[in-house]
The RNA shown here (SAM riboswitch aptamer (S box leader)) has 122 nucleotides and comes from Alteribacillus bidgolensis. It matches the Rfam family "SAM riboswitch aptamer (S box leader)". Its family is annotated with regulation of gene expression in the Gene Ontology.
RNA sequence: CUCUUAUCAUGAGAGGUGGAGGGACUGGCCCUUUGAAACCCGGCAACCAUCCAUGUAUUUUAUUAAACAAUGGAAAACGGUGCCAAAUCCUGCAAAGUGUAAUAUGCUUUGAGUGAUGAGAG
Numbered sequence: 001c002u003c004u005u006a007u008c009a010u011g012a013g014a015g016g017u018g019g020a021g022g023g024a025c026u027g028g029c030c031c032u033u034u035g036a037a038a039c040c041c042g043g044c045a046a047c048c049a050u051c052c053a054u055g056u057a058u059u060u061u062a063u064u065a066a067a068c069a070a071u072g073g074a075a076a077a078c079g080g081u082g083c084c085a086a087a088u089c090c091u092g093c094a095a096a097g098u099g100u101a102a103u104a105u106g107c108u109u110u111g112a113g114u115g116a117u118g119a120g121a122g
Base pairs, nucleotide, nucleotide: 001122002121003120004119005118006117007116008115013041015040016039017038021031022030023029025092027090028089042084043083044082047080048079050075051073052072053071054070058067059066060065093111094110095109096108097107098106
């Protein structure tokens, strides 16, 4: 970097350094010197790993067993990541509804897309 898959309306500081930017991109709309980014400290969370239960499938054989796929739970944040304004801040494409004489704009809903993060594969 590419592919697969799961999740994305919960949660998280009135701290220190720092000084002007930030919210991926588009268009909006916001945050920010009552102090942005970044770094440190602090915090949140259960994706992987761990633990507990079940264990129908699978494997082993020293078989009222063991291991393990899977499912559930939540003990755990001294294991590996991640995250800490606003729904992934909204939106970008499609469909339906609404609306209009009609079209368009607008509004609502759903899906997709994009993006982010984890896990697996190349």

Annotation
The RNAcentral record of the sequence draws on Rfam. NCBI's taxonomy places the organism under Bacteria, Bacillati, Bacilli, Bacillaceae, Alteribacillus.